Background
The part of an RNA shown here (small-subunit ribosomal RNA, central domain) has 354 nucleotides and comes from Methanothrix sp. Model confidence (mean pLDDT): 87 of 100. Lineage of the source: Archaea > Methanobacteriati > Methanotrichales > Methanotrichaceae > Methanothrix. It matches the Rfam family "Archaeal small subunit ribosomal RNA". Its family is annotated with ribosome and structural constituent of ribosome in the Gene Ontology. The family is grouped with related families in Rfam's "SSU clan". It was read from a public genome assembly.
Context: one part of a larger RNA
RNA sequence: UUGGGUCUAAAGGGUCUGUAGCCGGCCAGGUAAGUCCCUUGGGAAAUCUGGCAGCUCAACUGUCAGGCUGCUAGGGGAUACUGUUUGGCUUGGGACCGGGAGAGGUGAGAGGUACCUUGGGGGUAGGGGUGAAAUCUUGUGAUCCCCGGGGGACCACCAGUGGCGAAGGCGUCUCACCAGAACGGGUCCGACGGUAAGGGACGAAAGCUAGGGGCACGAACCGGAUUAGAUACCCGGGUAGUCCUAGCCGUAAACGAUGCUCGCUAGGUGUCAGUCACGGUGCGACCGUGAUUGGUGCCGUAGGGAAGCCGUGAAGCGAGCCACCUGGGAAGUAUGGCCGCAAGGCUGAAACUU
Numbered sequence: 001u002u003g004g005g006u007c008u009a010a011a012g013g014g015u016c017u018g019u020a021g022c023c024g025g026c027c028a029g030g031u032a033a034g035u036c037c038c039u040u041g042g043g044a045a046a047u048c049u050g051g052c053a054g055c056u057c058a059a060c061u062g063u064c065a066g067g068c069u070g071c072u073a074g075g076g077g078a079u080a081c082u083g084u085u086u087g088g089c090u091u092g093g094g095a096c097c098g099g100g101a102g103a104g105g106u107g108a109g110a111g112g113u114a115c116c117u118u119g120g121g122g123g124u125a126g127g128g129g130u131g132a133a134a135u136c137u138u139g140u141g142a143u144c145c146c147c148g149g150g151g152g153a154c155c156a157c158c159a160g161u162g163g164c165g166a167a168g169g170c171g172u173c174u175c176a177c178c179a180g181a182a183c184g185g186g187u188c189c190g191a192c193g194g195u196a197a198g199g200g201a202c203g204a205a206a207g208c209u210a211g212g213g214g215c216a217c218g219a220a221c222c223g224g225a226u227u228a229g230a231u232a233c234c235c236g237g238g239u240a241g242u243c244c245u246a247g248c249c250g251u252a253a254a255c256g257a258u259g260c261u262c263g264c265u266a267g268g269u270g271u272c273a274g275u276c277a278c279g280g281u282g283c284g285a286c287c288g289u290g291a292u293u294g295g296u297g298c299c300g301u302a303g304g305g306a307a308g309c310c311g312u313g314a315a316g317c318g319a320g321c322c323a324c325c326u327g328g329g330a331a332g333u334a335u336g337g338c339c340g341c342a343a344g345g346c347u348g349a350a351a352c353u354u
Base pairs, nucleotide, nucleotide: 004325005324006323007308008307012322014202015201016200017199021195022194023193025089026088027087028086029085030084031083033082034081035078036077037076038075039074040073041072042071048066049065050064051063052062053061054060092192093189094188095187096185097184098183104178105177106176107175108174109173110172111155112154115151116150117149118148119147120146121145122144126137127136163170164169207248208247209246210245211244212243216242217241221237222236223235224234259321260320261319262318263317264316267299268298269297270296271295272294273293274292275291276290277289278288279287280286303310304309327354328353329352336347337346338345339344
């Protein structure tokens, strides 16, 4: 390479969007590029096959005929499929309308308890902490109780293998703006679609730059313990940071360790959202039962799998497109390139070793 693979053995890009490319629903007509058939040329020589001939034979050589899958040019024909073009269709896709659901996003405003601090009042000897202690705090009155002021962070209960979001993620309340999905209608467009190398955007935490803020927590650091030691676990402090605004970084066990889209293949049982039917009714945005569509869980058939397990939300059976893997270590290192203020990121070897 042909292949074989990618939940856990090496391997799915962190996520979305989209360019080229690749792939592409139903019906009819045209065309005939691909495709198929026929035919005429080209397809050197040598080599190869067969006949005949020449070296005494053979090898070898000569000559005649054939062959040289393939490839290629011209002509004629076929039209199922692919392409192309014309016309049409509605199932894919999109738009629209309707009433609902949601911690979806951005901005602004409001609130709640706790905590810290501060002023006043009450009050007196401890408080705090631990396995036990000590460091620490307290007669300049602590801890504790009451009233008032200030501050920053957070959002208990509700809360649910509940919901929303592409992922990261999102949880007090109100308002404004923005966006998406599901269901129902079947009004409109009429294949407008799928995937996606490059590209672009978003992207937890930590970290960086500038300016603010700083209650609490708390890397580093300082003490106290523990211990053989204790650069830890435990305790008392505590800087950066965590918070806000603007910008950068671009990585995570960014996980469902499972790429996206479409079709097909038993069921059972929860739950969330919508719709429909029946029954009840206190008539309501109500209650119950069932059906159905979409999500989200559990169990499980066939089947799959090395097994664990997966099983209509597939890891089953198929199709399209992309990404990635190819023994372990050296190594996600070196080097070069690109990006970054830096930290570093992306791309990414080899010698050698086993």